[in-house]
Context: one part of a larger RNA
Molecule: small-subunit ribosomal RNA, 5' domain
Organism: metagenome
RNA sequence: GGACGAACGCUGGCGGCGUGCUUAACACAUGCAAGUCAAGGGGAAAGCAUCCUUCGGGAUGUGAGUAUACUGGCGAACGGGUGAGUAACGCGUAGGCGACUUGCCUCUAAGUUUGGGAUAACACUGCUAACGCGGUGCUAAUACCGGAUAAGGCAUACAAUCUGCAUGGACAGUAUGUUAAAGCGGGCUUUCGGGCUCGUGCUUAGAGAUAGGCCUGCGUCCCAUUAGUUAGUUGGCGGGGUAACGGCCCACCAAGACGACGAUGGGUAGCCGACCUGAGAGGGUGAUCGGCCACACUGGGACUGAGAUACGGCCCAGACUCCUACGGGAGGCAGCAGUGAGGAAUAUUGCGCAAUGGAGGAAACUCUGACGCAGCAACGCCGCGUGCGGGAUGAAGCUUUUAGGAGUGUAAACCGCUGUUAGAAGGGACGAAUAAGUGCAGUUCGAACAGGGCUGUACGAUGACGGUACCUUCAGAGGAAGCCCCGGCUAACUCCGUGCCAGCAGCCGCGGUAGCACGGGGGGGGCAAGCGUUGUCC
Numbered sequence: 001g002g003a004c005g006a007a008c009g010c011u012g013g014c015g016g017c018g019u020g021c022u023u024a025a026c027a028c029a030u031g032c033a034a035g036u037c038a039a040g041g042g043g044a045a046a047g048c049a050u051c052c053u054u055c056g057g058g059a060u061g062u063g064a065g066u067a068u069a070c071u072g073g074c075g076a077a078c079g080g081g082u083g084a085g086u087a088a089c090g091c092g093u094a095g096g097c098g099a100c101u102u103g104c105c106u107c108u109a110a111g112u113u114u115g116g117g118a119u120a121a122c123a124c125u126g127c128u129a130a131c132g133c134g135g136u137g138c139u140a141a142u143a144c145c146g147g148a149u150a151a152g153g154c155a156u157a158c159a160a161u162c163u164g165c166a167u168g169g170a171c172a173g174u175a176u177g178u179u180a181a182a183g184c185g186g187g188c189u190u191u192c193g194g195g196c197u198c199g200u201g202c203u204u205a206g207a208g209a210u211a212g213g214c215c216u217g218c219g220u221c222c223c224a225u226u227a228g229u230u231a232g233u234u235g236g237c238g239g240g241g242u243a244a245c246g247g248c249c250c251a252c253c254a255a256g257a258c259g260a261c262g263a264u265g266g267g268u269a270g271c272c273g274a275c276c277u278g279a280g281a282g283g284g285u286g287a288u289c290g291g292c293c294a295c296a297c298u299g300g301g302a303c304u305g306a307g308a309u310a311c312g313g314c315c316c317a318g319a320c321u322c323c324u325a326c327g328g329g330a331g332g333c334a335g336c337a338g339u340g341a342g343g344a345a346u347a348u349u350g351c352g353c354a355a356u357g358g359a360g361g362a363a364a365c366u367c368u369g370a371c372g373c374a375g376c377a378a379c380g381c382c383g384c385g386u387g388c389g390g391g392a393u394g395a396a397g398c399u400u401u402u403a404g405g406a407g408u409g410u411a412a413a414c415c416g417c418u419g420u421u422a423g424a425a426g427g428g429a430c431g432a433a434u435a436a437g438u439g440c441a442g443u444u445c446g447a448a449c450a451g452g453g454c455u456g457u458a459c460g461a462u463g464a465c466g467g468u469a470c471c472u473u474c475a476g477a478g479g480a481a482g483c484c485c486c487g488g489c490u491a492a493c494u495c496c497g498u499g500c501c502a503g504c505a506g507c508c509g510c511g512g513u514a515g516c517a518c519g520g521g522g523g524g525g526g527c528a529a530g531c532g533u534u535g536u537c538c
Base pairs, nucleotide, nucleotide: 001538002537003536004535006534007533008532009531010530013384014383015382016381017380018379019377020376021342026340027339028338030337031336032335035074036073037072039071040070047062048061049060050059051058052057081295082294083293090220091219092218093217094216095215096214097213100212101211105208106207107206108205109204110203111202112201113147114146115145116144122137123136124135125134126133127132153178154177155176156175157174158173161170162169163168183200184199185198186197187196188195189194221267222266223265228258229257230256233255234254235253236252238250239249240248270292271291272290273289274285275284276283277282297318298317299316300315301314320331321330322329323328348374350373351372352371356370357368358367359366360365387417388416389415390414397408398407399406400405421479423474424473425472426471427470431465437459438458439457440456441455442454443453444452445451482527483526484525485524486523487508488507489506493522494521495520496519497518503510504509
């Protein structure tokens, strides 16, 4: 000199864009943060209208096959948070899998057949303070379970060809065995049994895409005042397990394996793209944004599933908090706000799904504290303003003086202008589009002049921010400057007070009676809505 997620002191006009618990991975009141659905069986109420009425009310229709719960599907493994742990194939980079998986999506091929028994909801009923748990009876499905069909799938046996990088790989060869499904909606037709067809779903197989899993080379902090470490340890054979290789696990066998090229142990730490600095080499950092990893009160465990560290799932143990009828129960903000605590220190219990993205759905749409915005904070960067021109041998005041003068100083007054910004009034956005739907055209499926699918085109709704940005007009210099420094380094000098006192200080050093160094005044220098100090890094 530069930089900062900064803090502190003094000061403080506006706007844009960013950023904002670095400490206690401390404890959390309250609200919200993950739902949704042309599968299924049930199925309200208020209100309104009409009628009846003993004036208490009742019935019917509508509300409405709406609301809501239940069975079922998909999602909940994403998105969001934090950095405790981790010195590790965790991360980075370059490769490998001839050792692997992949829901939804795309393409291709084939199929979607025939039966069965339950159960929730519901009704009746029991126990319990509560959480909740039963009993009896009824019912459905794309829930569950059999049978059929069966290949290019899988398994076994035989066998051919091609090929490679060692175990091997590829391939529509043959035989045997084995493995599946679910409907829903629209249209035409019908002898009312059904048939044909479209869309969507379902099953099997192959390919792709996407997403992951595993393995390897190299790189990745400090301490030798840590020198030896290791028994599933190192390897083999056989098995188990896994999507998959492997001591991953097990039985047996051998005695190996690592280490001054730093093993083992201890300390510290999430890693990277990047960021800061520097001419570079390098050094430091790992906030915001992006990628990967790990974690979700602490420790352990599996279940479900295509996929699990399963944050807002389950079970067990523990600590803590809460409820209790003392028998027993409930909970997990390192999601967004917010509270207490800690701390030098870090924000609103805001608005909206209008946009982008996500989940479900055919869609309408619903949900979305992701996200988009707004609020607070000079925390940072950038921009703007606090006026502009004229105006005296130069007012007053103040300071100084050799008492003549000099400085403040064109500074002010005064004259003439301008109108940024703030204020007021009026107008007023971009961000919004392939939405659904309707019409038309083309194309495709189809026996179809039913009806669908796809493509194009025309019409066609929607704004939280926000009456904001922006534009125009109005009045008026009016509302808007401070902070640090002036001995040298280092730009900037005098007077008074004090008298080694009070004090200053980054270093050298100032102060003991004329202090350019302390405190005040005048003057000056620097930066400026900031200026200094402290801390940290280069």